The prediction has a mean pLDDT of 82.
A computed fold for a 1408-nucleotide RNA from an uncultured Alphaproteobacteria bacterium, annotated as small-subunit ribosomal RNA.
The RNAcentral record of the sequence draws on ENA.
Its Rfam family is "Bacterial small subunit ribosomal RNA".
RNA sequence: AACGCUGGCGGCAGGCUUACACAUGCAAGUCGAACGCCCCGCAAGGGGAGUGGCAGACGGGUGAGUAACGCGUGGGAAUCUACCGAGCCCUACGGAAUAACGCAUGGAAACGUGUGCUAAUACCGUAUACGCCCUUAGGGGGAAAGAUUUAUCGGGGUUUGAUGAGCCCGCGUUGGAUUAGCUAGUUGGUGGGGUAAAGGCCUACCAAGGCGACGAUCCAUAGCUGGUCUGAGAGGAUGAUCAGCCACAUUGGGACUGAGACACGGCCCAAACUCCUACGGGAGGCAGCAGUGGGGAAUAUUGGACAAUGGGCGCAAGCCUGAUCCAGCCAUGCCGCGUGAGUGAUGAAGGUCUUAGGAUUGUAAAGCUCUUUCACCGGAGAAGAUAAUGACGGUAUCCGGAGAAGAAGCCCCGGCUAACUUCGUGCCAGCAGCCGCGGUAAUACGAAGGGGGCUAGCGUUGUUCGGAAUUACUGGGCGUAAAGCGCACGUAGGCGGAUAUUUAAGUCAGGGGUGAAAUCCCAGAGCUCAACUCUGGAACUGCCUUUGAUACUGGGUAUCUAGAGUAUGGAAGAGGUGAGUGGAAUUCCGAGUGUAGAGGUGAAAUUCGUAGAUAUUCGGAGGAACACCAGUGGGCGAAGGCAGGCUUACUGGUUCCGGUAUCUGACGUUAAGGCGCGAAAGGCGUGGGGAGCAAGCAGGAUUAGAUACCCUGGUAGUUCACUCCGUAACAGAUGAAUGCCAGCUGUCGGCGGGCUUAGCCGUCAGUGGGGCAGUUAACGCUUUGAGCAUUCCGCUGGGGAGUGCGGUCGCAAGAUUAAAACUCAAAGGAAAUGACGGGGGCCCGCACAAGCGGUGGAGCAUGUGGUUUAAUUCGAAGCAAACGCGCAGAACCCUUACCAGCUCUUGACAUGUCCCGUUUGAGGAGUGGAGACACUUCUCUUCAGUUCGAGCUGGCGGGAACACAGGUGCUGCAUGGCUGUCGUCAGCUCGUGUCGUGAGAUGUUGGGUUAAGUCCCGCAACGAGCGCAACCCUCGCCCUUAGUUGCCAGCAUUAGGUUGGGCACUCUAGGGGGACUGCCGGUGAUAAGCCGAGAGGAAGGUGGGGAUGACGUCAAGUCAUCAUGGCCCUUACGACCUGGGCUACACACGUGCUACAAUGGGCAGUACAAAGGGUUGCCAAGCCGCGAGGUGGAACUAAUCCCAUAAAACUGUUCGUAGUCCGGAUUGGAGUCUGCAACUCGACUCCAUGAAGUCGGAAUCGCUAGUAAUCGUGAAUCAGAAUGUCACGGUGAAUACGUUCCCGGGCCUUGUACACACCGCCCGUCACACCAUGGGAGUGGGUUGCACCAGAAGUAGCUAGUCUAACCUUCGGGGGGACGGUUACCACGGUGUGAUUCAUGACUGGGG
Repeated sequence: AACGCUGGCGGCAGGCUUACACAUGCAAGUCGAACGCCCCGCAAGGGGAGUGGCAGACGGGUGAGUAACGCGUGGGAAUCUACCGAGCCCUACGGAAUAACGCAUGGAAACGUGUGCUAAUACCGUAUACGCCCUUAGGGGGAAAGAUUUAUCGGGGUUUGAUGAGCCCGCGUUGGAUUAGCUAGUUGGUGGGGUAAAGGCCUACCAAGGCGACGAUCCAUAGCUGGUCUGAGAGGAUGAUCAGCCACAUUGGGACUGAGACACGGCCCAAACUCCUACGGGAGGCAGCAGUGGGGAAUAUUGGACAAUGGGCGCAAGCCUGAUCCAGCCAUGCCGCGUGAGUGAUGAAGGUCUUAGGAUUGUAAAGCUCUUUCACCGGAGAAGAUAAUGACGGUAUCCGGAGAAGAAGCCCCGGCUAACUUCGUGCCAGCAGCCGCGGUAAUACGAAGGGGGCUAGCGUUGUUCGGAAUUACUGGGCGUAAAGCGCACGUAGGCGGAUAUUUAAGUCAGGGGUGAAAUCCCAGAGCUCAACUCUGGAACUGCCUUUGAUACUGGGUAUCUAGAGUAUGGAAGAGGUGAGUGGAAUUCCGAGUGUAGAGGUGAAAUUCGUAGAUAUUCGGAGGAACACCAGUGGGCGAAGGCAGGCUUACUGGUUCCGGUAUCUGACGUUAAGGCGCGAAAGGCGUGGGGAGCAAGCAGGAUUAGAUACCCUGGUAGUUCACUCCGUAACAGAUGAAUGCCAGCUGUCGGCGGGCUUAGCCGUCAGUGGGGCAGUUAACGCUUUGAGCAUUCCGCUGGGGAGUGCGGUCGCAAGAUUAAAACUCAAAGGAAAUGACGGGGGCCCGCACAAGCGGUGGAGCAUGUGGUUUAAUUCGAAGCAAACGCGCAGAACCCUUACCAGCUCUUGACAUGUCCCGUUUGAGGAGUGGAGACACUUCUCUUCAGUUCGAGCUGGCGGGAACACAGGUGCUGCAUGGCUGUCGUCAGCUCGUGUCGUGAGAUGUUGGGUUAAGUCCCGCAACGAGCGCAACCCUCGCCCUUAGUUGCCAGCAUUAGGUUGGGCACUCUAGGGGGACUGCCGGUGAUAAGCCGAGAGGAAGGUGGGGAUGACGUCAAGUCAUCAUGGCCCUUACGACCUGGGCUACACACGUGCUACAAUGGGCAGUACAAAGGGUUGCCAAGCCGCGAGGUGGAACUAAUCCCAUAAAACUGUUCGUAGUCCGGAUUGGAGUCUGCAACUCGACUCCAUGAAGUCGGAAUCGCUAGUAAUCGUGAAUCAGAAUGUCACGGUGAAUACGUUCCCGGGCCUUGUACACACCGCCCGUCACACCAUGGGAGUGGGUUGCACCAGAAGUAGCUAGUCUAACCUUCGGGGGGACGGUUACCACGGUGUGAUUCAUGACUGGGG
């Protein structure tokens, strides 16, 4: 500046972007004291057009052009200057015209034409010339104007000043090299011309110069400056207002007049546009002030006055002045003021929030007491003005009056950034400057309340600087983040050793000039303050000049030897090029031996071989490459690079060393351009060569495919000579040179020194390791620097892109130089912690292996999915981490949450208020109904406290209304609690210290050891906590205490521990003991520990089992156990009831039971448990029934009684390998029991029936000892209903070499572009949509070069065609002039051909 919302007053400032087009008015006139004429007037005087003079070159506007002596600054010489100041001098004598005017006449108009008269300070001639100009130094040339009346105003020449202007020069003044060459009047000279003036300014001739990498030319952009904004400064950006300069005046060209113009409101011509016209012809130029249209996000009145300041003219009065001074419009900016002040707590009402108590808005309001700035009304009233004259203006200011009265908004409140809650919304709507917010509890969206900030403004957008040390001069970097050219040589340029002397350019100091004013700064002053204005000072960091200084740098001179080179003497080496020579191996050829395979692979095949391969022996040919030597890495080279050995020829080196110092005497260093070298591959050409290998190619395999990896062949090529290419992760990712800055330890090549001699010391030049200081973001580097001090290159976020276009190079492939649009908010480095790896090491686990038994096949049971249904309620979903799970038990009811139907609405359940009644509870019967429910009736039982009592209180029942109840409704991703899992895995952390810039590390790693982060040792760690272990329970041994319901050795007794007796034993249940690597031997480190078919012991190395689950992970599970925030329903998503469903059934899966049989089935006989449960109960004996069971009633509240016969086992017998004397499903019949009730839908019994199944595919599960397997027993739940679950005992094995592999886990280490952490991340094509861009047959514009045509107006030259007042004249004419003609220059315009740039283009390329 603009836009959005809002708007009280005043002061001071400011106010088109389209150099687009302009209606209308005004912006430059004045002088009668230069002149004549006309008009009014008695006159004085006034007015008018014209001649004439001065001024219209100032003032005012704009910034198009201009990259330039345009501007800035400082100088210079070859100039002019009206008006103004000063000095000197002059102002004399004449002449001829002409406008106005009159007459006539043309034209629409603009405007003329002819003729006649006339004046001047208009025009012309002559005279004079101090000074002036020219000169061949003799001479020559050149002026003037009067007016009015007595003093002024003028006029001319000349000198000088001032002012203004012209010209020249040094320095400074934007970007592009993807613009590298430009230039013919070009550069200079001479003669001439021209100008006020120097000059190629112009012209003729001569010469061939001039500019350019310190950036010429070209292209693009731009008025320059004082200043302005910003910044600590250096800088960066900018050039509004004000001031200085320049340029322009519709576009282009041109001159005239004049002191001054090539002239904004003058002239001529051309062009475009507009207007008038009688169509013949004319007129115009707001980038002056207002104003209009258009454009635009956007910028004002067709105002007042010459009162002031200034300008023009005039003697003056005065006239003119859109300059100027004022007013109007606009919050556009800066500054000032106000919208009230004091008091006021029931902390009012209302709003908002709330844990419901309160908090906050908030002294805020109301109320009470005051004040009146500003605005409003009335009155007075300036300065600006020297005597007069005031537009502003009845303005500023002063006085009086009324009344809190007329005067507050905008943005923000997640972090940055000051300020927080509720509701609404639900990745929607929206916000957002960056990060980001929004998917149902949003301090980020919208609203409200509250708060914060600024305030007549506030916010947004745009622009500039800052922050950004993010272009780094001040003040940065380049090993890995962007960044050292692949390497040398070397030009310009930059930098450069010691001494002396000179100079004084740089440098330093003093003086002088300049650096306009304004601005900034400082001190004052004036408007009430401030903004604003004024006065003075300082400053303006610059340029010029002068005087001095001479340390340093530079220039000159002279000298030196430490840098650099050089001579001489030694030494090393895969340094380079050419020639010759060597052996082993592959292949091929010939010959011999020999026979069926060879070769090749993960396995094969293609291939070779009976025509004799492979193998083996001998001989030969040819090409290419060089084993061992050869090393923890040596040597040479500038780099690329260089290796068989030897010989030979040529040759390079800034190679190394020593002394002599022989010589030179700074000769050095770096290096833009330039020039040269430069791996491999590849390619072209010519000519050789071709053994092996081997792109392309062919075949065989592999594969879903396999244009690959593997195999068999095999051509270019690889090789040599001569060319081209010029790139590499050409790397030490580390440019070159010099000097300085700790040690130690290897090694290659030299040299020196002692001398104790195969070693030592020292030194030079290389090449390695470790490491201090220093440095680094860290990693690391560290005299071979990435440490500390000079020259050159290159970089400035990622992508687009090392790409496009253009240029250069190349035969080509391509190389080099090298952008932009667009897009993202990152890309990247180093290190840390985890996680992961079909990385490594160590270790563990029924993890594998070794075994035993299963599942998967059958039938059934049970759960799940799916399907079905009115409903088949809901949850659980990979992992012994859903699926015999919640459910330790759905026939109905209940459960129950689901479905259909009938009902209730303060409710089935709780609390409170009010009213009524007051004795509650239990049982029976009846009616209606499916029942809930409604109604009727009977029996039994029956309140408490207080009071004389009515009554009151509590309790109970009923009723009504309201608060509320109620919800297995949603969210386990809002939660608590509980649980699963990794995992009973050995881990997880902390304090202090130390290390690190930090994240973090250390401890916890290492060596051993353990079941164990268990323990020991070591260690910048020392300690500690949660885990491990132990403590707890149980089983195993012993002791002790106590003996009833238990036991019975001895003594009696009995059918019987039945009884007496006893408590020794068993057992029971209380308390103790016991085991600790304690002892021995070996081993280990003298440790921890390990080993022992060692001892002892009931038990031996955590004795067996259980309970016990670290920090955490899975947004794991559960809102349906319970609790709970929020949301939702409230005559229903709540509650009651009847019936049904959860039990369905083509199918799929999980978990089990029973089997398939002879280690078995059946029958008969006969032994041995443990642990439990029992009064709504377990139920004995006896009797009945084939049996389930019935009957019966004893005992038992349990070591007493009962459930309750354990079964497998053992003994005997039968069956004889079969769908069976296996197996028992299914079905028919008959029953038992529980229960209101076994239809949907129970269990059991008996008789009959007798499916599938003959050991189970791929795959998969459990188990290491009293274990697996097998056998039975009990309990919870429960009226009844286990093949499930939990517990109990009986019988009772096999195997473990071992840790390669599968799975899971622990520790250390390594890589990582992963961190939602490998179920990660991520690449490219293709498909669709969008965006910008390259190419493109072309097409259309702009600018411009060259060549040519053309030639208006004008100027200059030429010209005697026409005309002609002044002067001369011998009167004929001459001189001079005007017009005309012509030549030269030249604007517009035209033609042709190039260059460059912009837009567009079917199609097409890649990019985002």